[in-house]
A computed fold for a 1440-nucleotide RNA from an uncultured bacterium, annotated as small-subunit ribosomal RNA.

């Protein structure tokens, strides 16, 4: 300190998500010790049982019971003394718990009108009576809890009497008002039989007062959660007078009198909530928390009330009143664990019904002591921190085993075994503390005293006393022996491979993973992190500068109110004096301990405890300073204003009037249309329209000027004149003197729509109503037309009210137009200087960019107003305005991982410019209709194997399905196999009969044959063959979305890249765009670009010209021959054939172009602008096609998904679809004649001539392994003839008679003869192919092949027509532009609807629950008043 996630990538902006720290925690898996520390956060739910406050005989009566004397017993004395009871303290601390409580609390600083038991100081008393009374007894009642009557006694309990230093009251005279005793000692004295008592003295108490210390009561500033969808609230309220009442101030209460008093500095009301030292967490400011320590504060089953006291309205006190438990004899009673333990319940969850009062406190008591679930201390829980430890060293054949593997290995891994050592932890034994020294006794002084009593106190000595615990901690012995788990491993993030799954099961914090090769699922190996824990899950805080005070934004991402005025608030120009509120310095007092932090000490160490220090950023009071803010007064003039001279303006308001149009009326002329549209209809017109003249009515709006012109605050404002108003600007002079700015809530104004009332209505024109369009058309087009627009008033009050950019002031380069003003100059035209507006470019600056740029979105300074993820939503709910529509304020629940801004590449448009292409025109011939061919679809079948599916699948794969092929079915075989490599036996191999069978294959004999290589042989080897047993063969089985490789396609389109510079925050741009040119990213030219690459061209083949060279098989001018055949001699000139060559290159002239590249045109030339045609396929794109050509990775079947072998299908057929045949006929049929090609192929061939047959073909065979023989006849061409018909066209189908090939022609070949004579008369909508030797036409070969060609590949004859031209169809290319698209338009997306019914909201409506405000009934108490009883002491003559 960052990091992931919005995109195809960028930048931003801006949510969510991680990583770190923490916790009273839970939950899963696991768990050696040990120290410290926490351990009901939830129902303040209810609680069994047993502890948690007693104690005191030195306050008092009185005593059971022990022990001891006496005593015959009864009983009595001594000593101790339980349990009850009067009485005194205490009980109000100690402990729990947070329900209430947003101020009767709490912190922090202050105040005054107070109280106080026990402690401390002082003062000044404690004299002297009195009558009760419980305990007891006796007898009742009653289940019990408890109770009644009589009688009995005592006191530090009660009541008077005297007495007052203080103290209270007061009329200043005076009046009121107390007290209690015990203990210890004691000489003389007095009473007393005696004990004792008086006396005395010490202690202790006890009344009365004064003070303090220490609690405690009040008050008063600041401070302390959220909502305004709570804005107003208060009647004892707010104050005064007097009474009352408290300890005390006070409306605390009551009577009167005012009418106040709180509040936007947030009243009130509503929701939450105990509050602080501190805790966590953050660098810090903060946030967020209040559990353990600690101070306060509040409560104690729930509510209400008092009384006792020094203190209470009282956790283990009382009364009442509820709800709940619980005894009951049913009448009545009893209880309150939010005290320690424990239980049930609730829950994700939180300990034993433990020792001890040794220590530390506390209550009581003179002590001794008792009493303490306060506290010390054990127990249980890895809850949490902290420590230790589960061994060290050495050990390679790198063992076994496991797991991967390319089969060569890696790896678990020195890990293990094994050798040596060591002994913390645990085990066993044994020793063994600190917490403990005081009160207490003793002895020796010293104070008090008469006293060597007592008492206080100093010194020495000294008894007991430890719960924890035989614990910490020391030895000592044996043994590596007692001791490792967890989570994860796709990327944030350390850490990978394999198997199993197959959008299944699963994981997931977040983006995402899993649809057959999951590093993300599960598992094993292995890693990698932490470690007696480690991981999840909750919750704080951080990163998150994501509420911004430090420390953020508003032109488009969210986010400037639609404008102005202008109160409060804030904020403020110069200058002098004072003053001190703010500020700054000192200085005092407070900030509680604990923690945090610094230095130290104890515990082996640390956690953890301990001393001292700093700090506690605060408040309060004091001093002091006067810059600065503020306050007071008192001046300036630069900010702001007035007045006093001009200017321009569609700036508001109100009354008048002008022409043009439009439209109605009304007369005329006039006559058949008019009006509209893309086309048309509806419409209007022969009852006269449209046109066109003259006259008239009416409302609304002002052409031209007119403009990036003007005026206004905004919204908005246009024909002239006139009345009345606002406001700006300049120029100079005078004057006022800070009078300024912003400005929440208010107040005004606010386009268009719309409302209400009343008028007006020419034109337009929602709604409506007709024609059209459409698949519909509640639209766009048209014809019609009503609210309204238009005036008066009164409402609504909201717009993309936009400059998407608040208002005010100050500073920062400049250019250029232009509106109104002022100056200076000029004959004039012009030009410069200056103010105030308004447009365009632009530098520094700024900004994510875009783009702002003195009119800022820049530097700054004051103010207001607004944002914080996207939906849900400006919606619900409520409040407020409004007649109404509506407006305005203004959420939550749910839900995604992301919404979004700007920019960049690309796709993409029924945007744009430009160019190509048989793309389209313009022409020729089909196709699409008709029979058959032959391919798919579909349906059929045991099979009808299988691929191929828009151009880019369909006469495709398949250059040949009768068997074979063949992969499919059917039936019957075969299991190391049809094939291949390895072991081991045997035997050479080969081979011809036989029977059965559909074959395959089986079965019996067995004729022949004995090979090659070493080696004298025996035998051994190679090679075949059988046989066995296993490794293995084999799959035309799946996956072309696991792959190579090969191929189709855009598209032979002219494009696609790089490296260097350089621009940009960056994606990425330039280069490649621009002007020209081309077939061409071809080439020039210009340019922050400069070279380079793979594409184009060119090199390659054919063809076309001409030359060499060569002359057989080819050729034949000229010579001879000649059976007239180039047939011979003979020649190599032609043809020609195959070698190598030349030839064209805008090379040349004119024109044009920009003096360019290059077009047009011309000579010449066989060929001209690429001569013509092939071959050649950049980057890539369609997960395009092929695992059935090959090859190949995973998967899958193994007596079968392999192998064989017979039949079968692949040939079927209501039907659709492509492709190609032949037709329809005279450009044509038949018959005839008879001339002219080229490519090819031929030995299991190709066949001539001869002969047979009408024919296919037969017989037979010359001659050819070819420039020689052969196939081979070319065939459209002429000539004749039919003459317009379903025909002398057409040839399907059927009969028949053959023919050839093959083992075989039935399913299922081709072919001939003869007869037969189907559709079809030029083919709808729609499509296809050509651009020159092309189309169309004719005919020839080959390849596959025993046999099968309309198919496919060549070959050659004859041989056209047309191209204006780029509008429009399709496809491409460059350049621009929008874009919410990037699997890229076959894209994204938008509403409705059914179902369901998780959230919310509204709903008839139903119940509960907390709160309020009213009012009925009313316990217990308190105070008061009255009345009835009752009373000892005391009072009174009596009543009383």
């Nucleotide at each position: 300190a960052g990091a992931g996630u919005u995109u195809g990538a960028u930048c931003c902006u801006g949510g969510c998500u991680c990583a770190g720290a923490u916790u009273g925690a839970a939950c899963g898996c696991u768990g050696g010790c040990g120290g410290a520390a926490u351990g009901c956060u939830u129902u303040a739910c209810a609680c069994a049982u047993g502890c948690a406050a007693g104690u005191c005989g030195a306050a008092c009566g009185g005593u059971a019971g022990a022990g001891g004397g006496g005593g015959c017993a009864a009983c009595c004395c001594c000593u101790u003394g339980a349990g009850a009871g009067u009485g005194g303290c205490g009980a109000a601390c100690g402990g729990g718990u947070g329900a209430g409580u947003a101020a009767u609390a709490u912190a922090u600083c202050g105040g005054a009108a107070c109280g106080u038991g026990c402690c401390c100081a002082g003062u000044c008393g404690u004299g002297g009576g009195g009558g009760a009374u419980a305990a007891c007894g006796u007898a009742g009642c009653g289940a019990a809890a408890g109770u009644u009557a009589c009688g009995c006694u005592a006191a530090u309990a009660c009541c008077g009497c005297a007495u007052a230093c203080g103290a209270u009251c007061c009329a200043a005279g005076g009046a009121u008002g107390a007290a209690a005793g015990c203990g210890g000692g004691g000489g003389a004295c007095u009473c007393g039989c005696a004990a004792g008592a008086g006396c005395c003295u010490c202690g202790c108490g006890c009344g009365a007062u004064u003070g303090g210390a220490g609690c405690g009561g009040c008050c008063g500033a600041u401070a302390u959660c959220a909502g305004a969808u709570u804005a107003g609230g208060u009647a004892g309220u707010u104050g005064g007078u007097g009474g009352g009442g408290u300890a005390a101030a006070g409306g605390c209460u009551c009577a009167c009198c005012a009418a106040g008093c709180c509040a936007a500095c947030g009243a009130u009301c509503u929701g939450u909530a105990g509050c602080u030292g501190g805790u966590c967490u953050g660098a810090g400011a903060g946030g967020a928390c209040g559990a353990c320590c600690a101070g306060c504060c509040a409560c104690a089953c729930u509510g209400g009330a008092a009384c006792u006291g020094a203190g209470a309205c009282a956790c283990g006190g009382u009364c009442c009143a509820g709800a709940c438990u619980c005894c009951u004899a049913c009448g009545g009673g009893a209880g309150g664990c939010a005290g320690c333990a424990g239980u049930g319940g609730g829950g994700a969850a939180u300990u034993u019904u433990g020792g001890a009062c040794a220590a530390u406190g506390g209550a009581c008591g003179c002590a001794a002591g008792u009493c303490u679930g306060a506290u010390c201390c054990a127990g249980c829980c890895a809850u949490u921190c902290c420590g230790c430890g589960u061994g060290c060293a050495g050990g390679a054949u790198g063992a076994a085993g496991g797991c991967c593997c390319u089969c060569g290995g890696g790896u678990u891994g020195u890990a293990a075994a094994c050798u040596g050592c060591u002994u913390u932890u645990g085990u066993a034994c044994g020793g063994a503390a600190c917490g403990a020294a005081a009160c207490g006794g003793c002895g020796c002084g010293c104070u008090c005293u008469a006293a060597u009593a007592a008492a206080g106190u100093g010194c020495g000595c000294u008894a007991a006393u430890g719960a924890c615990g035989g614990u910490a901690c020391c030895g000592u012995a044996a043994g590596a022996a007692u001791a490792a788990g967890c989570a994860c491993c796709g990327g944030c993030u350390a850490a990978c491979u394999a198997c199993g799954u197959g959008c299944c099961a699963g994981c997931a914090g977040c983006c995402g993973c899993g649809g057959u090769a999951a590093u993300a699922c599960g598992u094993a190996g292995g890693g990698u992190g932490c470690a007696a824990g480690c991981g999840u899950u909750a919750a704080u805080c951080g990163g998150a500068a994501u509420u911004a005070c430090u420390g953020g934004g508003c032109g488009u991402a969210a986010a400037g109110c639609g404008u102005g005025c202008g109160c409060a608030g804030g904020c403020g120009g110069u200058u002098u004096u004072g003053u001190a509120a703010g500020a700054c310095a000192g200085g005092c007092g407070u900030g509680a301990a604990a923690u945090c932090c610094c230095c130290g000490g104890g515990c082996u160490u640390a956690a953890c405890c301990u001393g001292g220090g700093a700090a506690u950023u605060g408040c309060g009071c004091u001093u002091g300073u006067g810059a600065c803010u503020g306050c007071a007064a008192g001046g300036c003039u630069a900010g702001a204003g007035u007045a006093c001279g001009g200017u321009a303006g569609a700036g508001g308001g109100g009354g008048g009037u002008a022409g043009a149009a439009u439209u109605c009326c009304g007369c005329g002329u006039g006559u058949a249309g008019c009006a509209g549209u893309g086309a048309a209809a509806u419409g209007c017109g022969u009852a006269g329209a449209u046109a066109u003249g003259c006259g008239g009515a009416g409302g609304a709006a002002c052409a031209c000027c007119g403009a990036u012109g003007g005026c206004g605050a905004a919204g908005g404002c246009a024909g002239c004149c006139c009345c009345c108003u606002g406001g700006a600007c300049c120029u100079g002079u005078a004057c006022u003197g800070a009078c300024g700015c912003u400005c929440a809530u208010g107040c005004a104004c606010g386009a268009a729509a719309g409302c209400g009332u009343g008028g007006g209505g020419a034109g337009c024109a929602a709604a409506c109503a007709g024609g059209a369009u459409u698949a519909g058309a509640u639209a766009c087009c048209c014809u019609g037309g009503u609210a309204g627009u238009c005036c008066a008033c009164g409402c609504c009050c909201u717009a993309a009210a936009c400059g998407a950019u608040g208002c005010u002031g100050a500073c920062u380069a400049g250019u250029u137009g232009u509106u109104c003003g002022g100056g200076a100059u000029u004959u004039a035209c012009a030009u410069c200087c200056u103010g105030a507006g308004u447009a365009a470019c632009g530098u520094a600056g700024c900004u994510a960019a875009c783009g702002c740029g003195u009119g800022a979105a820049g530097u700054c300074a004051g103010c207001c107003g607004c944002c914080u993820g996207g939906g849900g939503a400006g919606u619900a709910c409520g409040g407020u305005c409004g007649c109404a529509a509506g407006a305005u304020u203004a959420a939550a629940a749910c839900u995604c991982a992301a919404a979004g801004g700007a920019a960049u590449u690309g796709a993409c448009g029924g945007g744009g410019a430009c160019c190509c292409g048989c793309a389209c025109a313009a022409g020729c011939g089909g196709u699409g209709g008709a029979u058959g061919a032959u391919g798919u679809g579909g349906a059929u079948u045991a099979a009808u194997u299988c691929g191929a599916u828009g151009c880019a699948a369909c006469g495709c794969g398949a250059a040949a399905a009768a068997c074979c092929u063949u992969a499919c079915c059917u039936a019957c075989c075969c299991u190391u196999g049809a094939c291949a490599u390895g072991u081991c036996a045997c035997u050479a191999a080969c081979g011809a009969a036989g029977u059965a069978g559909a074959g395959a294959u089986a079965c019996a004999u067995u004729a022949g044959g004995u090979g090659c290589u070493c080696g004298u042989a025996a035998g051994a080897g190679a090679a075949a063959g059988u046989g066995a047993a296993c490794a293995c063969a084999g799959g035309u089985g799946c996956u072309g979305c696991a792959u190579g490789g090969c191929u189709g396609u855009c598209g032979u389109c002219a494009g696609c890249u790089c490296g260097u510079g350089u621009c940009g925050u960056g994606a990425g741009a330039u280069g490649u765009u621009g002007g020209g040119u081309u077939a061409a990213g071809u080439c020039c030219c210009g340019c922050a670009a400069c070279g380079a690459g793979c594409g184009c061209a060119a090199c390659c083949c054919u063809c076309a010209u001409c030359c060499u060279u060569a002359g057989u098989u080819g050729c034949c001018a000229g010579c001879g021959g000649u059976u007239c055949g180039g047939c011979c001699g003979g020649g190599c000139a032609c043809u020609c054939u195959a070698a190598g060559g030349a030839a064209a290159c805008u090379g040349c002239c004119g024109g044009u172009g920009a003096c360019a590249a290059g077009c047009c045109g011309g000579a010449g030339g066989a060929a001209g602008g690429c001569g013509a045609g092939g071959a050649u396929g950049a980057c890539g794109u369609c997960a395009a096609g092929u695992c059935c050509u090959c090859a190949u990775g995973g998967c899958c079947c193994u007596u079968a998904u392999g192998g064989g072998c017979u039949g079968g299908g692949c040939u079927a057929c209501a039907c659709a679809c492509g492709u190609g045949c032949u037709a329809c006929a005279a450009u044509g049929g038949c018959a005839g004649u008879g001339a002219c090609a080229g490519u090819g192929g031929g030995a299991c061939g190709c066949a001539a001539g001869a002969c047979c047959g009408c024919g296919a073909g037969g017989u037979g065979g010359a001659g050819c392994a070819a420039a020689u023989c052969c196939c081979c006849a070319a065939a459209a061409a002429c000539u004749g003839u039919c003459u317009c018909a379903g025909u002398u066209c057409g040839g399907a189908u059927u009969g028949u008679a053959c023919u050839c090939u093959g083992c075989a022609a039935c399913u299922c070949g081709a072919g001939u003869g003869c007869a037969u004579g189907a559709a079809g008369u030029u083919g709808g909508a729609a499509u296809c192919g050509c651009u020159a030797g092309u189309a169309a036409u004719c005919g020839c070969g080959g390849a596959u092949c025993a046999g099968c060609a309309u198919g496919c590949c060549g070959c050659g004859g004859u041989g056209a027509a047309u191209a204006c031209g780029u509008u429009c169809u399709c496809g491409g290319g460059c350049c621009u532009u929008g874009u919410a698209c990037a699997c890229a338009c076959c894209g994204c997306c938008c509403g409705u609807c059914a179902c369901a019914c998780c959230a919310u909201g509204g709903g008839a409506g139903u119940u509960g629950g907390c709160u309020u405000u009213a009012c009925c009934c009313g316990a217990a108490g308190c105070c008061g008043g009255u009345g009835c009883g009752c009373u000892a002491a005391c009072c009174g003559c009596a009543a009383g």